Lysine riboswitch aptamer from Parablautia intestinalis, 174 nucleotides, folded computationally. Its Rfam family is "Lysine riboswitch aptamer". The family has 47 seed sequences and 3,224 matches in Rfam 15.1. Gene Ontology term of the family: lysine biosynthetic process. From the family's description: Riboswitches are metabolite binding domains within certain messenger RNAs that serve as precision sensors for their corresponding targets. The prediction has a mean pLDDT of 78. The source organism's lineage runs through Bacteria, Bacillati, Bacillota, Clostridia and Parablautia.
[in-house]
RNA sequence: UACAGAGAUAGAGGUUGCGUGUUUUAUGAGUAGUUUUUUGGAUGUGGCAGGCACAGGAGAAGAGAAACGAAAGGAAAAAACGCCGAAAGAAUAGGUAUCCUGCGGACAUAUUCUUGGGCAUACAGUGAAGAAUUGUAUGACUGUCAUCAGCAAUGAUGGGGCGCUAUCCGAUGA
Numbered sequence: 001u002a003c004a005g006a007g008a009u010a011g012a013g014g015u016u017g018c019g020u021g022u023u024u025u026a027u028g029a030g031u032a033g034u035u036u037u038u039u040g041g042a043u044g045u046g047g048c049a050g051g052c053a054c055a056g057g058a059g060a061a062g063a064g065a066a067a068c069g070a071a072a073g074g075a076a077a078a079a080a081c082g083c084c085g086a087a088a089g090a091a092u093a094g095g096u097a098u099c100c101u102g103c104g105g106a107c108a109u110a111u112u113c114u115u116g117g118g119c120a121u122a123c124a125g126u127g128a129a130g131a132a133u134u135g136u137a138u139g140a141c142u143g144u145c146a147u148c149a150g151c152a153a154u155g156a157u158g159g160g161g162c163g164c165u166a167u168c169c170g171a172u173g174a
Base pairs, nucleotide, nucleotide: 003173004172007168008167009166010165011164014084017083018082019081020080022078023077024076025075033068034067035066036065037064038063039062043055044054045053046052047103048102049101050100051099087115088114089113090112091111092110093109095107096106116142117141119139120138121137122136123135124134125133126132144159145158146157147156148155149154
């Protein structure tokens, strides 16, 4: 001295990048539920099973009529905030709450693995749902890097975010 490499800092992908909570609105739904009444005639409720508890011939479940009548999750819009493995999903582990135990579901945490990003379509799951979301597959688009072609614009093929770009640094190697 420059290259490779470890590290640090700052950025880009998009105005349809990702997420969080607040406000409003629609949906949920004239549903769940409550009350009254008619019928009915012994079971019903606590996610499922066992137990236990509670309600029930002073009338259970179910069915009809009338009156009153929600909420949560999810969604849209606005502005704000945090960011660029942003975040999402799968598996495992223990934990929180539920009457006890087991199973399941919900919530957050840790570890490992997968995914560059959004969109569309198909199937499956969650969901009240033709909304939305998750997973898999396919398709084009987009961003980035490598190789090849080209004067260039650009095109083809392939890869992934522990990546890519820029700057600093410079142990070690030459």